A computed fold for a 68-nucleotide RNA from a bovine gut metagenome, annotated as transfer RNA. Its Rfam family is "tRNA". From the family's description: Transfer RNA (tRNA) molecules are approximately 80 nucleotides in length. Rfam classes the family as a transfer RNA. The sequence is in RNAcentral, with records from MGnify. The coordinates come from a structure-prediction model, not an experiment, and the mean pLDDT is 83.
RNA sequence: ACAGUAGCUCAGUUGGUGAGAGCGCACGGCUCAUACCCGUGAGGUCGACGGUUCGAAUCCAUCCUGUG
Numbered sequence: 001a002c003a004g005u006a007g008c009u010c011a012g013u014u015g016g017u018g019a020g021a022g023c024g025c026a027c028g029g030c031u032c033a034u035a036c037c038c039g040u041g042a043g044g045u046c047g048a049c050g051g052u053u054c055g056a057a058u059c060c061a062u063c064c065u066g067u068g
Stems, first nucleotide, its partner, number of pairs: 001067004007023004016054001025041005047063002050060002
């Protein structure tokens, strides 16, 4: 200096509707069966703790972890 968001890889950052995608997982469909494919669903205290604000993943302070 950069990064930390779902089990994994990541998007979302000039603050504002309900936090998302792909893969994976569960169930169902399809099939003689498995896979592929299609549909549905679960899964998150957005690294921690404070602050600012009507409102914070997003801004500010401190700390932790990783990379250079």